[in-house]
Context: one part of a larger RNA
RNA sequence: GGAUGAACGCUGGCGGCAUGCCUAAUACAUGCAAGUCGAACGAGGUAUCUUCGGAUACCUAGUGGCGAACGGGUGAGUAACACGUAGGGAACCUGCCCGCAUCACGGGGAUACGCUCUGGAAACGGAGAACAAGACCCGAUGGAUACACUACCGGCAUCGGGAGUGUAUGAAAACAUCCUUUCGGGGAUGGGGUGCGGAUGGACCUGCGGUGCAUUAGCUGGUUGGUGAGGUAACGGCCCACCAAGGCGAUGAUGCAUAGCCGGCCUGAGAGGGCGGACGGCCACAUUGGGACUGAGACACGGCCCAAACUCCUACGGGAGGCAGCAGUAGGGAAUUUUCGUCAAUGGGGGGAACCCUGAACGAGCGAUGCCGCGUGAGUGAAGAAGGCCUUCGGGUCGUAAAGCUCUGUUGCGGGGGAAAAAAGGGACGGACAGGAAAUGGUCUGUCACUGAUGGUGCCCCGCCAGAAAGUCACGGCUAACUACGUGCCAGCAGCCGCGGUAAUACGUAGGUGGCGAGCGUUAUCC
Numbered sequence: 001g002g003a004u005g006a007a008c009g010c011u012g013g014c015g016g017c018a019u020g021c022c023u024a025a026u027a028c029a030u031g032c033a034a035g036u037c038g039a040a041c042g043a044g045g046u047a048u049c050u051u052c053g054g055a056u057a058c059c060u061a062g063u064g065g066c067g068a069a070c071g072g073g074u075g076a077g078u079a080a081c082a083c084g085u086a087g088g089g090a091a092c093c094u095g096c097c098c099g100c101a102u103c104a105c106g107g108g109g110a111u112a113c114g115c116u117c118u119g120g121a122a123a124c125g126g127a128g129a130a131c132a133a134g135a136c137c138c139g140a141u142g143g144a145u146a147c148a149c150u151a152c153c154g155g156c157a158u159c160g161g162g163a164g165u166g167u168a169u170g171a172a173a174a175c176a177u178c179c180u181u182u183c184g185g186g187g188a189u190g191g192g193g194u195g196c197g198g199a200u201g202g203a204c205c206u207g208c209g210g211u212g213c214a215u216u217a218g219c220u221g222g223u224u225g226g227u228g229a230g231g232u233a234a235c236g237g238c239c240c241a242c243c244a245a246g247g248c249g250a251u252g253a254u255g256c257a258u259a260g261c262c263g264g265c266c267u268g269a270g271a272g273g274g275c276g277g278a279c280g281g282c283c284a285c286a287u288u289g290g291g292a293c294u295g296a297g298a299c300a301c302g303g304c305c306c307a308a309a310c311u312c313c314u315a316c317g318g319g320a321g322g323c324a325g326c327a328g329u330a331g332g333g334a335a336u337u338u339u340c341g342u343c344a345a346u347g348g349g350g351g352g353a354a355c356c357c358u359g360a361a362c363g364a365g366c367g368a369u370g371c372c373g374c375g376u377g378a379g380u381g382a383a384g385a386a387g388g389c390c391u392u393c394g395g396g397u398c399g400u401a402a403a404g405c406u407c408u409g410u411u412g413c414g415g416g417g418g419a420a421a422a423a424a425g426g427g428a429c430g431g432a433c434a435g436g437a438a439a440u441g442g443u444c445u446g447u448c449a450c451u452g453a454u455g456g457u458g459c460c461c462c463g464c465c466a467g468a469a470a471g472u473c474a475c476g477g478c479u480a481a482c483u484a485c486g487u488g489c490c491a492g493c494a495g496c497c498g499c500g501g502u503a504a505u506a507c508g509u510a511g512g513u514g515g516c517g518a519g520c521g522u523u524a525u526c527c
Stems, first nucleotide, its partner, number of pairs: 001527004006523005013374006019367002021332001026330003030327003035066003040063002043060007073285003083209006092202002097198007105139004115128005145168006152161003175190006211257003218248003223245006230238001260282004264275004287308005310321004338364001340363003346360001347358004377407004387398004411468001412464006427448007471516005476497003482511005492499002
């Protein structure tokens, strides 16, 4: 000199864009943060109509499906294939999505909600009779998988590929809404099963790389390897039985300490050094420890079970909870924000859609925390006014500075306009195209209407007044900027050298001057 997620002191006009618990991964009141589907299913309720049979619309809990493994937070742990980079598989999985092929046949028994009875303070249950499905089960049929055989192709050792035959195993499936109908059916959309492939996402293995201590020198028993068996999506001591005695280490094993890693950021001419906050990628974690279940995917932040600590409720028998989600509270601390608005946009989940949900996100609020921009006026004005300070008492200086005169109106204040942009999609109504007997439907396109949290905001217009807006640090040398008074080794200053003991440009005050400027200075840290 530059830099900072900064803090502190003094000061503080506006706007834009960023950014804001670095400490206690401490404890949490309250609200919200993950739902949705009635076009899978039965039931109940409300309203309207009713030919009293019922119909229509809406709502609710439940069964069922999809989602809840994403998105959001944090950095505790981790020195590790965690990360980065480059590779590997003849050792793997992949819901939703895309392509191709094919199938959807026949049956059955339950159960939740509700009803009746009943236990409990509650949380939550128990019993009985019935009832539904795209829930569950059985059978048929096909493919698939495994093994054996046959011939073929290929390779990198174990082997890989496709074809045929046989055997064995377990073993599928479902319809809904709409259009049309000659009532037989035909079709559209959305789904369902199976197989092959793609895409996406993930799991596994390996080379290399990035840290301090040797005042850590030896470490290791599933340890190292083999055979067999198990387990897994898959390889593997991953696990187990048996066998062998190996494996690592001064090219630093092991131990201890520290630490999430990277793209990047800061500095520097570079080499290098330091850092990893915001944003993006990966990893790990969700009060602490352990475990599995469900599922395509979790060993699951707002799921389950167990143990522990803590907090709360209790009728003392027993129960409930987990903000490192968004706000917010207490505590800690030098220190870090609103218990805000909206789903309008972007994105996500569900749904055929309308739409619903979304503290993701977009916005607003607070903070000079940072960067950038603008302003606090411009011109003229010498009687060099008054006043302050200094003085050799002549004067000098603040100083064109002020006043005065002439202007301007950025910003500001008041009033008005402004539904601008952010909007494209989706919806309704037309048209065209391919297929179809037609209709529904699909793709493309035209027109129309609706939809804005921000926000009466940006912007524009009119009016008004120089009116409302400057500080802070320094002035001995380094280092730009000096005099007076006070003090008298006192009070004090200080980054280093050093000032102060009666003429202090170094302390305090004043005038003046210099630097930067809505900031300035100090402290801390890095280069």